RNA sequence: CUUCGAAAAAGGCAAACCCAGGGCAACCUGGGGGCGCAAAGCCACGGACCAGGAGAACCUUGGCGGCCGGGCUGCCGAA
Numbered sequence: 001c002u003u004c005g006a007a008a009a010a011g012g013c014a015a016a017c018c019c020a021g022g023g024c025a026a027c028c029u030g031g032g033g034g035c036g037c038a039a040a041g042c043c044a045c046g047g048a049c050c051a052g053g054a055g056a057a058c059c060u061u062g063g064c065g066g067c068c069g070g071g072c073u074g075c076c077g078a079a
Stems, first nucleotide, its partner, number of pairs: 004077002012037002017032006035066001041072003045069003049063005
């Protein structure tokens, strides 16, 4: 440096749900809360899915990274 991921160490993030707010909605933000996560850090690039519009279909505008794939970066160092 590249792989790899432990009965290690230091930490990190935060599901469902509740409260407040935003949004037509999907969903998002903050607080609480922890199901879990070795990238559950960043990027909506491809697919899947979800919502709005149109609609026979195609399409279009959003959402979703904790659905999969891809790109970039990162802590530690047992086997």
This is a predicted structure of a 79-nucleotide RNA (c-di-GMP-I riboswitch aptamer) from a Deltaproteobacteria bacterium.